[in-house]
RNA sequence: CGCUGAAUUCUGUAAAAGAAGCGGGGGAACCACCGGUGUGUGCAGUUUUCGAAGCUGCCAUGCCCAAGGGGUGAAUCUCGAACAUUCGAGUAGGGCUACUCUUCAGGCCCGAAUCCGUCAGCUAACCCCGUAAGCGUAGAAGAGAGGA
Numbered sequence: 001c002g003c004u005g006a007a008u009u010c011u012g013u014a015a016a017a018g019a020a021g022c023g024g025g026g027g028a029a030c031c032a033c034c035g036g037u038g039u040g041u042g043c044a045g046u047u048u049u050c051g052a053a054g055c056u057g058c059c060a061u062g063c064c065c066a067a068g069g070g071g072u073g074a075a076u077c078u079c080g081a082a083c084a085u086u087c088g089a090g091u092a093g094g095g096c097u098a099c100u101c102u103u104c105a106g107g108c109c110c111g112a113a114u115c116c117g118u119c120a121g122c123u124a125a126c127c128c129c130g131u132a133a134g135c136g137u138a139g140a141a142g143a144g145a146g147g148a
Base pairs, nucleotide, nucleotide: 001136002135003134004133008020009019010018011017021131022130023129024128025127026126031121035064036063037062038061039060040059042058043057044056045055046054068119069116070115071114072113077090078089079088080087081086093110094109095108096107097106099144100143101142102141103140104139
């Protein structure tokens, strides 16, 4: 200096903190979705001369489905080794090849990590959070921008 990425800028001596920009999550109506099974001096309806039981719906709650489900991200999945949580190979996918865009040719890099805790569809108002880390490419043609 450039690139990946939301991850930059400003105020502040600095730290803390704040602001702007950027990014993400939660969250109505409408719409979408609508598992099984038990429990209750629970509520309503049904039935009845009255009541209970039963049945239906609702509410509350337990269990099963379920080591479930969901969020950030490109970062999933398969195979092998190892054998208790790692390693290796590949792969869905993401990115780079230096003014910008498109096309072509070859090449290269990543393919991680982590959070919520039974719960999250969409979502106006509203609420909350993040602003890390890593890498080192530089071929051709066309169009455009810019410069002389």